RNA sequence: GGGGCCGUAGUCUAGUUUGGUAGGACACAAGCUUGGGGUGUUUGUAACCGGGGUUCAAAUCCUCGCGGCCUCA
Numbered sequence: 001g002g003g004g005c006c007g008u009a010g011u012c013u014a015g016u017u018u019g020g021u022a023g024g025a026c027a028c029a030a031g032c033u034u035g036g037g038g039u040g041u042u043u044g045u046a047a048c049c050g051g052g053g054u055u056c057a058a059a060u061c062c063u064c065g066c067g068g069c070c071u072c073a
Base pairs, nucleotide, nucleotide: 001072002071003070004069005068006067007066010026011025012024013023020056028044029043030042031041032040049065050064051063052062053061
């Protein structure tokens, strides 16, 4: 340098095929439970890698970058 795959809360991940309320688990905070802690339970906080485009509407489609992995030379 060529080709392919991937990027979503602090961590892991679903959703992309077929555009339409961003979901789950762990973690964290608070309440209940306990003599206290743990466990259990309820509620809450927190995310789409960046720019541009298409569209009524973009995590999703297009494009240009950034980063990671694989592969060819």
Molecule: transfer RNA
Organism: Candidatus Nanoarchaeia archaeon